[in-house]
């Protein structure tokens, strides 16, 4: 300067008119809608989408099934340590993997508990010999004075080279060997042993037989952890109705709980017709595991003390429209033009994923000049 990595923040502002929804204070009355419960309407004043509100993939707060108990069975998780209400989530380690590098990623437990698979290719896939190398005595054949050379096949060795493959009984190098082979050596990698370090996953030093696939994102094993449905949950008020009919099961029974067992509670219960309400109103419904400063402690995630604020609560569904001036991108010499991103709460909070035009800020790391 540039080209990248990481983290955090903005993501349009001011003013003016109009309109819409809530709070909260004053006023208000035989008003108005309404069958009732309940609601509206007036003035002043506040306050009103989001970093993702979305995706419903998770985890809890709350509600209700009696009081949510103890096993199977089911289904989540998965390196270690830590935070957090809880996570499949965050932080900080370890181990691999990838980047020159800042960094970024992993479905990272156990194949010696069992039972499966490993396709085609290849001789062979847990168990070997295709092609090769060797190949003594002895057999056959040829030179040759002997004497000893050459070839040839056979028993027989071998797994170093070659093929086939994701993978073929650790790798490179050397010595040695009839040719080989950890058969010795030295290096590393695996495996056991032992000793230090560490809370821990784990690392590092030494010794040593030399070497005991791969898949668990296969089915299992091992730890841990899980009642169940869910605001269309659940409470309450008004209003009507037929305390209706049939069938079945009945204490050795039925119902209660997502499945099944034990226990425990209640005393009824199950299914069929038919009848009443059925766009009723009102709570839940937002003051919170909250917010935003600082100050301690921690490496950090985040905890904790002192301050201080209250910042949507809608229900056919508000949170909006018009003007004007600014800000920002780009395009032009300039005047000036054109365009301003993903995208709307609906009980609520922690994540995690996805979409986003443009802009700031700090820190790191490579690359190239300069001083």
């Nucleotide at each position: 300067u540039g080209a990248g990595u990481g983290u955090g923040c903005c993501g349009g502002a001011u003013g003016a008119u109009c309109g819409c929804a809530g709070g909260u204070g004053c006023a208000a009355g035989u008003g108005c809608c309404g069958a009732a419960a309940g609601g509206c309407c007036g003035c002043a004043u506040c306050u009103g989408a989001g970093g993702a509100a979305a995706g419903u993939c998770c985890g809890a707060g709350c509600u209700c099934c009696a009081c949510a108990g103890g096993g199977c069975a089911a289904g989540g998780u998965g390196c270690u340590g830590g935070g957090u209400a809880a996570u499949c989530c965050c932080c900080a380690g370890u181990g691999g993997a990838g980047g020159c590098g800042a960094c970024u990623c992993c479905a990272a437990g156990g194949a010696u508990a069992g039972u499966g698979c490993c396709a085609c290719a290849g001789a062979a896939a847990c168990a070997u010999a295709c092609c090769g190398c060797c190949g003594a005595u002895g057999g056959c054949g040829g030179a040759u004075u002997a004497u000893u050379c050459c070839g040839c096949a056979c028993a027989g060795g071998u797994a170093a080279g070659g093929g086939u493959g994701g993978a073929a009984a650790g790798g490179u190098g050397a010595g040695g060997u009839a040719a080989g082979a950890g058969c010795u050596c030295a290096c590393c990698a695996g495996c056991g042993g032992u000793c230090a370090g560490g809370u821990g996953a784990c690392u590092g030093g030494c010794c040593g037989g030399c070497u005991c696939g791969g898949u668990a994102a296969a089915c299992c094993c091992c730890a841990c952890c899980u009642g169940g449905a869910g605001c269309a949950a659940g409470a309450c008020c008004g209003a009507a109705u037929a305390g209706g009919g049939a069938a079945g099961c009945g204490a050795u029974g039925g119902a209660g709980c997502g499945g099944c067992c034990c226990g425990u509670u209640c005393c009824g219960c199950u299914u069929c017709c038919g009848g009443g309400u059925u766009a009723g109103g009102u709570c839940g419904c937002u003051a919170g595991a909250g917010g935003u400063g600082u100050c301690a402690g921690g490496u950090a995630a985040c905890u904790g003390g002192c301050a201080u604020c209250c910042c949507a609560g809608a229900u056919a569904g508000a949170u909006g429209a018009u003007c004007a001036u600014c800000g920002c991108u780009c395009c032009g010499c300039a005047a000036g033009g054109a365009g301003u991103a993903c995208a709307g709460a609906a009980c609520u909070c922690g994540g995690c994923u996805u979409a986003c035009a443009g802009g700031c800020a700090c820190a790191c790391u490579c690359a190239u000049g300069u001083g």
Notes
Model confidence (mean pLDDT): 78 of 100. This is a predicted structure of a 371-nucleotide RNA (Bacterial RNase P class A) from Peptococcaceae bacterium UBA3937. Its Rfam family is "Bacterial RNase P class A". By type it is a ribozyme. Of the family's consensus pairs, 96% are formed in the model.